[in-house]
RNA sequence: CUUGAUCCGGCGCCUAACCCUGUCACCGGAACGAGGCCGUUCUACUCACACAUGACAGGGGCGGAGGACCCACUUCCGGCGCUCAGGCGCCUUGGGGUGAAGUCCUCCCGGGCCGGUCUCGACCGGCCCGGUGGACCGGGUGUACUCCCACCCGAACCCGACAGCUCACUUCGCAGGCGCCAGGAGAGGUCAC
Repeated sequence: CUUGAUCCGGCGCCUAACCCUGUCACCGGAACGAGGCCGUUCUACUCACACAUGACAGGGGCGGAGGACCCACUUCCGGCGCUCAGGCGCCUUGGGGUGAAGUCCUCCCGGGCCGGUCUCGACCGGCCCGGUGGACCGGGUGUACUCCCACCCGAACCCGACAGCUCACUUCGCAGGCGCCAGGAGAGGUCAC
C1' cells in the first nucleotide's frame, strides 16, 4: 500500500419539518489475518479536534387549517362572463391563512387612478403602489444556558367574495438551506489536588 471479516465513531445551526429501534449502503479510524513494497533488527506508536450521513421498514413525536354551544363582534358585501333565473365558471389593491417577515411617518423620486382649472396638454389637489430615509415593533446569529454588546433579517406563497373563538369531528404538512474553531461577563458542569 492492497484486501478480508470484526469492532469503535459519523457534530452543530435556522425551522413544525424531529426522536428511538432494526437492516443496508457510504465515510473516518483501530488492532488482527493474508499478500506486496521499502527500511531495519532495536525501541516506539497504536480510540480520535479522525469522521460535517443517506435510504428503507416499524414505532413514537411535532406543526398548521377548517369546524358548535357559551362568549365576543355586528349594520357596508368587488369585477367579468354564461344562464334553463335555481345558480355556475373565471379574476383579485374586499377579506382571510402559513410565516419573525409588521405598524406609522417621510423634504424627495418613479408609476397608476380620480377630481378641478384651462390657453387642450399642461398645472393644481387627493388617493393608491413602489423606491429612499427614519421611528417603533418582531425574528435570528456570535457552537449547551442567562444577560450585555455587536451584527444580520423583516421574504415568499396560498384561498378566492368565504373563514371570530371553538368540544366532537374533518383535513394538510414534517420541504429546504447553512457552518471547520468560537465577542465579553455570569451561572452551571466535569476532572485533578